[in-house]
Model confidence (mean pLDDT): 83 of 100. This is a predicted structure of a 555-nucleotide part of an RNA (large-subunit ribosomal RNA, domain I) from a seawater metagenome. The full RNA is in RNAcentral, with records from SILVA. Its Rfam family is "Bacterial large subunit ribosomal RNA". Gene Ontology terms of the family: ribosome and structural constituent of ribosome.
Context: one part of a larger RNA
RNA sequence: CCUACACGACGCUCUUCCGAUCUUUGGCAUCAGUAGGCGAUGAAAGACGUGCUAAGCUGCGAUAAGCUUCGGGGAACCGCAAAGAGGUUUUGAUCCGGAGAUUUCUGAAUGGGGAAACCCAACGAGGGGAAAUGCCUCGUUACUGGCGUGUGAAUACAUAGCGCGUCAGAGCAACACCCAGGGAAGUGAAACAUCUCAGUACCUGGAGGAGUAUAAAUCAAUAGAGAUUCCCUUAGUAGUGGCGAACGAAAGGGGAAUAGUCCAAACCAACCGCUACGGUGGUUGGGGUUGUAGGACUACGUUGUGGUAUGACAAUAGAUAAUAGAAGGAUCUGGAAAGUUCCGCCAUAGAGGGUGAUAGUCCCGUAAAUGAAAUCUAAAGUUGGCCUAGUAGUAUCCUGAGUAGGACGGGACACGAGAAACCCUGUCUGAAUCUGGGAGGCCCACCUUCCAAGACUAAAUACUAACUGAUGACCGAUAGCGAACUAGUACCGUGAGGGAAAGGUGAAAAGUACCCCUUUUAGGGGAGUGAAAUAGUACCUGAAACCGUACGCUU
Repeated sequence: CCUACACGACGCUCUUCCGAUCUUUGGCAUCAGUAGGCGAUGAAAGACGUGCUAAGCUGCGAUAAGCUUCGGGGAACCGCAAAGAGGUUUUGAUCCGGAGAUUUCUGAAUGGGGAAACCCAACGAGGGGAAAUGCCUCGUUACUGGCGUGUGAAUACAUAGCGCGUCAGAGCAACACCCAGGGAAGUGAAACAUCUCAGUACCUGGAGGAGUAUAAAUCAAUAGAGAUUCCCUUAGUAGUGGCGAACGAAAGGGGAAUAGUCCAAACCAACCGCUACGGUGGUUGGGGUUGUAGGACUACGUUGUGGUAUGACAAUAGAUAAUAGAAGGAUCUGGAAAGUUCCGCCAUAGAGGGUGAUAGUCCCGUAAAUGAAAUCUAAAGUUGGCCUAGUAGUAUCCUGAGUAGGACGGGACACGAGAAACCCUGUCUGAAUCUGGGAGGCCCACCUUCCAAGACUAAAUACUAACUGAUGACCGAUAGCGAACUAGUACCGUGAGGGAAAGGUGAAAAGUACCCCUUUUAGGGGAGUGAAAUAGUACCUGAAACCGUACGCUU
């Protein structure tokens, strides 16, 4: 240097593997409207059944994928889910809506028991049956509270207790919203103890479609406002604070929405008690409800007007099925026309979806209209009920008591004891009575303002499990709910609890007759279907990594 072989790199070919891309049945979020509960007339949640049919899901309940009736609808139907068998239907089925019937067993579970879906009764009525205490069906039988009523101890009246009747409650949910009773810690303070996180999380009780609050013993400041709630602002201000970290108003101003009422008492009447006969208590009705004080009381006066948050009826409107709904043909390509080309048409409808590729005019729809036998919702209005009187006088009476206030200890107010008011109260105390009382941030005076110790009250506000509709610079199957599929399933765990994977043939199953190979219910080759089978159910597209491989080149 040449040749051969082996291994490898690169390029490239064809495969394998895998499941990117594409897609959407499902999610997510927001908005608007509705609704905001169900339950002893047995709920929510289940068990077991139920079909001509094995399991599962869905529906239903021994009348069991259903029964009756009233409406709608108008040709097919017997769910997901094919096929067969057998049926139903223009004498109107299936289907959709209203109202009913049925609704096993468990479950608050309530006749007793119990290891939920099981066991065992008593009484009354009925049935068949009969030797029978045994069998079947229906009804009743839990507890607690209110009211009524009967009975009735120790113990005389009584009361407790025990019964009977009647009404109500009980449990569930939407991990939401609201109120109340309890109430942390991680954290921050660059450690930590006051403080913060935070009256948060969490537990408990209670209620409603909302809830709380609410008609000044309120604010304000020499001027005045006039219940509450919510929003914007005042304002990160005034303040609080190991004056650290941090916490953090209110008046006032601007809006949303607006609504005010009823008792207790004085006094009067009726009825019923007790009485030491001096009185005194209860029930019901009238009266009365406030702060420039009001009312009782006395005198005079007041019946028709206005209001209503309460009951009934109700025009009308709406909800729960629906009806009807304009306007296009041809040509070419193609498996298929909605595409191309040509000529039209409708439009209060050119939102959207489907149809063998991209359709205003093919289908479902859409715009604008129309509609209810039955049940429900709202409601103008009508009507019953209820409320609707003041003026003057001022002798007497009333105007919420273990309350206001005080002391001590706590809490809550933005406010940590501070000069610490105001508010709540565990213990101990404890007023006044209109010539009265509270407040105005220690306290006092003046002044101003309000009337506690009784109760109710719509709207504006908060939320969304559920239903309907709409929308999206939201996701697109490792995403979006954990769940696009028999998903809170399979599976794991004694249990509390944890918790998946898994979508796509084709326009239409037309899902490969028949033949062949083979140890084979595997797999394959022909043939056939189809536009396509390298679309064959391990099925659309089929990227990359990865595994191999023919060939080229190179070491």